[in-house]
This is a predicted structure of a 96-nucleotide RNA (THF (Tetrahydrofolate) riboswitch aptamer) from a pig gut metagenome. The coordinates come from a structure-prediction model, not an experiment, and the mean pLDDT is 77.
RNA sequence: GCAGAGUAGAAAUCUGUGCGUUAAGUGCUGUGUGAACAGGGAGUUGUCAUGCGGACGAAAAGCAUUGCUUGCGGUACAGGCUUCGCAUCCCGCUGC
Numbered sequence: 001g002c003a004g005a006g007u008a009g010a011a012a013u014c015u016g017u018g019c020g021u022u023a024a025g026u027g028c029u030g031u032g033u034g035a036a037c038a039g040g041g042a043g044u045u046g047u048c049a050u051g052c053g054g055a056c057g058a059a060a061a062g063c064a065u066u067g068c069u070u071g072c073g074g075u076a077c078a079g080g081c082u083u084c085g086c087a088u089c090c091c092g093c094u095g096c
Base pairs, nucleotide, nucleotide: 001096002095003094004093009084010083011082013080014079015078016077017076018075019073020072021071028054029053030052031051032050033049034048035047039091040090041089042088060070061069062068063067
C1' cells in the first nucleotide's frame, strides 16, 4: 500500500403467549432531556429511549351469554430463521 474479519443493533418472515377492537397501541410531526454506536480513541445534521405538545386515524363476525371461537391492528413480549450492519475519522487485528 491492497484486501478482509468483527459489535451493538435494524429489517423481513415463522411460532408461542398477551393487549386492544368501549381505540390504547403502531405510524407521522414540533420541542426538551438522556443514552448507545466493532478491540482503543473521537463522534454527527444519523439512531434509540423518554417528558410535554400537534395533525391523522381503524374490522368486525359467529356461537352464545358476559364468555368462547375465527378475524382485524403498520399492536406488545419471547424464541427460531434469513438478510443487512460501527454516518464518519484516526489507531489496532488478520492475510498478501